This is a predicted structure of a 72-nucleotide RNA (transfer RNA) from a Nannocystaceae bacterium.
Lineage of the source: Bacteria > Pseudomonadati > Myxococcota > Nannocystales > Nannocystaceae.
It matches the Rfam family "tRNA".
RNA sequence: GGGCAGGUAGCACAGCGGCCGAUGCGUCCGGCUUUUACCCGGAAGACGGGGGUUCGAAUCCCUCCCUGCUCG
Numbered sequence: 001g002g003g004c005a006g007g008u009a010g011c012a013c014a015g016c017g018g019c020c021g022a023u024g025c026g027u028c029c030g031g032c033u034u035u036u037a038c039c040c041g042g043a044a045g046a047c048g049g050g051g052g053u054u055c056g057a058a059u060c061c062c063u064c065c066c067u068g069c070u071c072g
Base pairs, nucleotide, nucleotide: 001071002070003069004068005067006066007065010025011024012023018055027043028042029041030040031039048064049063050062051061052060
């Protein structure tokens, strides 16, 4: 340098054009408990950057950046 896959909360991981972007762990608040832990209930927190298409984009297109695999 070429090809392929990927980038979504602190971490992991769904979503495949339209419902409030789900789930687990973690964090915070509350309950329970003599206390901690466990357990139960609740809350906050996310679409890599820019541009385009569309009534509508995490999702499609272009470009750039980053990561992994691979070819030379």